[in-house]
RNA sequence: GAUUUAUAAAGAAGAGGUGAGAGAACAGGCUCUAUGACCCUCUGGCAACCUUCGAGAAGGACUUGAAACGGUGCCAAUUCCUGUCCGUCAGCAGACGGAAAAUAUGAAAC
Numbered sequence: 001g002a003u004u005u006a007u008a009a010a011g012a013a014g015a016g017g018u019g020a021g022a023g024a025a026c027a028g029g030c031u032c033u034a035u036g037a038c039c040c041u042c043u044g045g046c047a048a049c050c051u052u053c054g055a056g057a058a059g060g061a062c063u064u065g066a067a068a069c070g071g072u073g074c075c076a077a078u079u080c081c082u083g084u085c086c087g088u089c090a091g092c093a094g095a096c097g098g099a100a101a102a103u104a105u106g107a108a109a110c
Base pairs, nucleotide, nucleotide: 001110003108004107005106006105007104008103013043014042015041016040017039021032022031023030026083027082028081029080044075045074046073049071050070051067052066053065054064055063056062079102084099085098086097087096088095089094
């Protein structure tokens, strides 16, 4: 880097540094931000994908309970909202539900 797959309406702080934008791409919104955002470092924390232990199952996969040392990840707002398709409610604008696409994270193998 491309691929497969699971998950994405929950949860989680402070200090130091830096100094102007940031919230994935594009667009429209809306929010955060010199009362210092974003980002980096340290400490702390959240969570439970991998991991460990137990039960079920028992070819494997899988389901479930516990732990949180280790590998990752994460710690504003639903992936901040919407934009593509389908359906319903509609006279319109829209609203709701579902799916897809894209994105993010884990795991697998290349």

SAM riboswitch aptamer (S box leader) from a Crocinitomicaceae bacterium, 110 nucleotides, folded computationally. The organism belongs to Crocinitomicaceae, within Bacteria. Model confidence (mean pLDDT): 86 of 100.